RNA sequence: AAAUGAAAAGGGCAAACCCCAAGUGAUUGGGGGACGCAAAGGAAAGGGUCUUUAAGCACGAUAAACUAUUCUGACUGCUAGAAAGAUAGCCUUACUGCCAAA
Numbered sequence: 001a002a003a004u005g006a007a008a009a010g011g012g013c014a015a016a017c018c019c020c021a022a023g024u025g026a027u028u029g030g031g032g033g034a035c036g037c038a039a040a041g042g043a044a045a046g047g048g049u050c051u052u053u054a055a056g057c058a059c060g061a062u063a064a065a066c067u068a069u070u071c072u073g074a075c076u077g078c079u080a081g082a083a084a085g086a087u088a089g090c091c092u093u094a095c096u097g098c099c100a101a102a
Stems, first nucleotide, its partner, number of pairs: 004100002012037002017032006035089001041095001043093001045092003048087005056078003
């Protein structure tokens, strides 16, 4: 130095859940809280998953009232991308980093 993760020290992070806030949503930020983590440090490049939604297909008319939309197809459902996002605590990837035995 590389690979690796036994023991120990200093410590670090914080799942579910609860509260507050942002967002249509996935989810995120803050506080509490610890299931776990040796990269659970930062990065959405590839894959996966999730959300929104164009198009397509099916159905076929909504509504306090007013206004507005609407059979030249609303609402709803299904499917869903060479669209837009989320996730680094799903995996890969490259980058950075503490300690240390075999």
A computed fold for a 102-nucleotide RNA from Candidatus Loosdrechtia aerotolerans, annotated as c-di-GMP-I riboswitch aptamer. Taxonomically the source falls in Candidatus Loosdrechtia (Bacteria, Pseudomonadati, Candidatus Brocadiia, Candidatus Brocadiales).